[in-house]
Formats: sequence, C1' cells, structure tokens
RNA sequence: CGUUAGCUCAGUUGGUCAGAGCAGAGGACUCAUAAUCCUUUGGUCAUUGGUUCAAGUCCAAUAC
Repeated sequence: CGUUAGCUCAGUUGGUCAGAGCAGAGGACUCAUAAUCCUUUGGUCAUUGGUUCAAGUCCAAUAC
C1' cells in the first nucleotide's frame, strides 16, 4: 500500500438500488456453428469490533 461477483476492476465530501466488462444460464438470429443482439444469475464489500440517524467509504485490532 492492497483485499468489493467465478476473473479483471470502478465506487465522488459517509447518504437512500453495491456497479461495469468478461464469464455462466435462457432466448432471438442461422441449415448448423461462430459472431451479434435481448433477458437473466451471481456479493457476509478479507474478519472482528467501534463511531454515526446512516459505513464499501471513518477508527482500531487481526488475517493474507
């Protein structure tokens, strides 16, 4: 210094749904496959505790 979805990563001064791409599933298209398009699944935000009306975000400890 970093830890956020299976992988790569965003996430603003703490604020009202936690996201993107890839991947997975279903569908459209095609004689078929690929490509493309549509829909959709998937999260203990490393763990524990604290502060706060409210924590991915601030503080402490721990783990890697």